[in-house]
Context: one part of a larger RNA
Molecule: small-subunit ribosomal RNA, 5' domain
Organism: Campylobacterales bacterium
């Protein structure tokens, strides 16, 4: 010199785009972050129309009970979704990450594409109704009822095993391909349209059923995208004042497991296996892309943004699912905290605010789903602290202003003085111009890709007017190192980054004029080059 997720002093006018708990992975009040689907289903409320029937009746109508249609809401039961998206860096020197490559050892919901199937039965159960226990959390009992919820049975092109055969291909085949023989083992159905259809009805009308098509689903199989698992090669801090270290430990066999290979795990067999090319131990740390520096080489970091990992109070565990051993799921233990009626129960912000606590230090309990983008849903849509945006910080970078031009009796005043004068100094004052900014006023948007539809915002942006009006500090001045003098102090006060000032004329200490330098910042500290 340069950097920074900075503080600290002292000072601040705007705007744009960024960034903001590094500390206690401390503990948290309150609100909010995961819903959605009535085109799965059976109910249950409401509202509206039609019939039927009761009351009343001023024959207008009003209510009351019942069926039926439509609409709307919706606790349950089912479905998809909650494994994403958000957050943190606590553990971890490890195939955790980074690269290279395997997988002939593997899995894959939703999406695409290609082939095909959707035949027939059945039994429950929530909701609900009566009941019972508990203070509550919530828990039973007895009855009824759906279904794309669940359980049978056929059907089997393909598929899965298992035997038998033939082929090739490879570094290897039980695993591929092909045949053949047996065994196994799918499915739901919803909504729209026309047509049939007719239960009822006096009729107009019209429900169950059924046919055809059109969406949207369901099942097998094949294949693809995209997504993960698992295996390798080489890289990957410090310490040797860590030198051995190792029994599931190395390896065989069998068998369990897993989508899958595997000591993953168990029996048994054998005694190997790792180590001065640093094992094992201990410390320390999330990895990378990047980012700082540097001419590089390299040294250093590792916050925002991407990718990958791990983790959710701590510390185990499995269940559901295409995927978890799961932040705002479930179980147990353990600290904390809360509630209680003392039997027993809740809860987990390292989601977004926000609070306390620590610290030198880090922000609003905002607004909106308009856009982007998930989640469901045929769609309207509805959710969404992601995300869009406002707030609040000179925290950082970039940009703009704080006026301009003219003015010498070189005014006063301040400082210094050899007393002549120098200097502040065109600097003010005074004149004229400007109007970025700023104030008022008035116009207004792009972001929204047919029609509407904007939080941001009445901003941003023109237009008009007023009027130099709103707007300059910090450090330094003994040499490094750009910039001097008086005064006061007297090794005291009190500066210092180093060298070093200061004991009576201090260019070094306060302080005033001056002067330098940067500039809405400028200086200190702290840190890496």
């Nucleotide at each position: 010199g340069g950097a920074u997720g900075a503080a600290c002093g002292c000072u601040g006018g705007c705007g744009g785009c960024g960034u903001g708990c590094c500390u206690a992975a401390u503990a948290c009040a309150u609100g909010c972050a995961a819903g959605u689907c009535g085109a799965a289903c059976g109910g249950a409320g409401a509202u509206g129309u039609a019939c039927u029937u009761g009351u009343g009746u001023u024959c207008g109508c009003a209510u009351g009970a019942g069926u039926g249609c439509a609409u709307c809401u919706u606790a349950g039961u089912g479905g998809c979704g909650a494994a994403c998206g958000g957050g943190u860096g606590a553990g971890u020197a490890a195939c955790g990450c980074g690269u290279u490559g395997g997988u002939g050892a593997c899995c894959u919901g939703c999406c695409c594409c290609g082939a095909g199937a959707g035949g027939u039965g059945g039994g429950a159960u929530a909701a609900c109704a009566c009941u019972g226990g508990g203070a509550a959390a919530c828990c039973g009992g007895u009855g009824c009822u759906a279904a794309u919820a669940c359980c049978g049975c056929a059907u089997g092109a393909a598929c899965u095993u298992a035997u038998u055969c033939a082929g090739g291909u490879u570094a290897g085949a039980g695993a591929c391909u092909g045949a053949a023989u047996a065994a196994g083992g799918a499915a739901a159905g919803g909504u729209c349209a026309a047509g049939a259809g007719g239960a009822g009805g006096a009729a107009a009308c019209g429900a169950a059923u059924c046919u055809u098509g059109g969406u949207c689903g369901u099942c097998u199989c094949g294949g693809g995208a995209g997504g993960g698992g698992c295996c390798u090669g080489c890289g990957u801090c410090c310490c040797a004042u860590c030198a051995g270290g190792u029994a599931g430990u190395u390896g065989g066999u069998a068998g369990g497991g897993u989508a899958a290979c595997g000591g993953c795990c168990u029996a048994c067999c054998a005694a190997g296996c790792c180590g001065a090319u640093g094992a094992c131990g201990g410390g320390u740390a999330g990895g990378g892309g990047a980012c700082c520096u540097g001419a590089g080489a390299g040294g250093g970091u590792g916050g925002c943004c991407c990718c990958c990992c791990a983790c959710a109070a701590u510390g185990g565990a499995a269940c559901u699912g295409a995927a978890a051993c799961a932040c705002g799921g479930u179980c147990c233990a353990u600290a904390c905290a809360c509630c209680u009626a003392c039997g027993g129960g809740u809860g987990g912000c390292a989601g977004c605010a926000g609070u306390a606590g620590g610290g030198a230090a880090u922000a609003u309990u905002g607004c909106a789903c308009a856009a982007u983008g998930g989640g469901c849903g045929a769609a309207a849509g509805c959710c969404u602290g992601a995300u869009g945006c406002a707030g609040c910080a000179a925290c950082g970078c970039c940009g703009c202003g704080u006026g301009c031009c003219c003015g010498a009796u070189g005014a006063a005043g301040g400082c210094c003085u050899u007393c002549g004068g120098g200097u502040u100094g065109u600097a003010a004052a005074g004149g004229g111009c400007u109007u970025u900014u700023c104030u008022g006023a008035g116009a207004g948007a792009c972001g929204a890709g047919a029609a509407a539809g904007g939080a941001c915002g009445g901003u941003a942006u023109c237009u008009c007017a007023g009027g130099a009006a709103u707007a300059a500090g910090g450090a330094u001045c003994g040499g490094c190192u750009a910039a001097c003098u008086a005064c006061g102090u007297g090794c005291c006060a009190g500066c210092a980054g180093c060298c070093g000032c200061g004991g009576u004329a201090a260019c070094a200490c306060g302080u005033a004029g001056g002067a330098u330098u940067c500039g809405a910042g400028c200086g200190u500290u702290a840190u890496c080059c």